SAM riboswitch aptamer (S box leader) from Clostridium acetobutylicum, 101 nucleotides, folded computationally. Its Rfam family is "SAM riboswitch aptamer (S box leader)". Rfam links the family to the GO term regulation of gene expression.
[in-house]
RNA sequence: UUCUUAUCAAGAAGGUGGAGGGACUGGCCCUAUGAAGCCUGACAACCGGCAAAUGUACGGUGUUAAUUCCUGCAAAACUUAUUUGUUUUGAAAGAUAAGAA
Numbered sequence: 001u002u003c004u005u006a007u008c009a010a011g012a013a014g015g016u017g018g019a020g021g022g023a024c025u026g027g028c029c030c031u032a033u034g035a036a037g038c039c040u041g042a043c044a045a046c047c048g049g050c051a052a053a054u055g056u057a058c059g060g061u062g063u064u065a066a067u068u069c070c071u072g073c074a075a076a077a078c079u080u081a082u083u084u085g086u087u088u089u090g091a092a093a094g095a096u097a098a099g100a101a
Base pairs, nucleotide, nucleotide: 001101002100003099004098005097006096007095008094013040014039015038016037020030021029022028024072026070027069041064042063043062045061046060047059048058049056050055068093073090074089075088076087077086078085
């Protein structure tokens, strides 16, 4: 890097840093009442360890605004004279873990 499987409606502070960030599209948001990043802490999703066995944070990854913030393609239902709009479902895309090549 590619493929496969599973999960994604909960959870989580300070310091430092100085202007951006929320993957992308279109929206809509967060931000000098301080963004990203870094350090420590915290949370506890997956794998492992230990269990008095549905716990423990001990190890490896991970996460630490908003449902993966909503949306992007398709189907159905409702609504609308038609269009529009709303809701539900399934994909697509993305993220994380484990395994394989």
The RNAcentral record of the sequence draws on Rfam and Ribocentre. Lineage of the source: Bacteria > Bacillati > Eubacteriales > Clostridiaceae > Clostridium.